[in-house]
RNA sequence: CAUAAAAAAGCGCCGAAUCUGCGGAGCGGGGGAUUUUCCUUCUGGGGCGAAUCCAGGCCAGAAAUCCUGUAGAGCCAGUCUUCGGUUCGAGCCCGUCAACUAACCUCGCAGGCGUUGAAGACAAUGGGU
Numbered sequence: 001c002a003u004a005a006a007a008a009a010g011c012g013c014c015g016a017a018u019c020u021g022c023g024g025a026g027c028g029g030g031g032g033a034u035u036u037u038c039c040u041u042c043u044g045g046g047g048c049g050a051a052u053c054c055a056g057g058c059c060a061g062a063a064a065u066c067c068u069g070u071a072g073a074g075c076c077a078g079u080c081u082u083c084g085g086u087u088c089g090a091g092c093c094c095g096u097c098a099a100c101u102a103a104c105c106u107c108g109c110a111g112g113c114g115u116u117g118a119a120g121a122c123a124a125u126g127g128g129u
Base pairs, nucleotide, nucleotide: 001126002125003124011114012113013112014111018025019024026109027108028107029106030105031104036099044097045094046093047092048091054069055068056067057066072088073087074086075085076084078122079121080120081119082118083117
């Protein structure tokens, strides 16, 4: 001083969901004492997940659908901060039962997709002196 992909991909995103010398390693979830605390159940309760049995509208009323928001969660290609833009705000499981929890026990490592903003500071890489 310069710096990145853009059709594609050996690149990238959501997610725990990857690596492997095939023995395992690593990441993630659940159950599970004492003590303690919170509690609840009979109106069931609980788990995974960002996804709230959320609020309002629509209806004579309810449900469903739809609409507008919302607790909360991501993306705009190194990290952080600020501004701006944009997307999601689902679904599934256990089966009357589980607070936390050492030892211990046990389960998962799928599936689905495609980002073309700005400023500042720092970092990294390449080149030159």
Molecule: c-di-AMP riboswitch aptamer (ydaO/yuaA leader)
Organism: Anaerolinea thermolimosa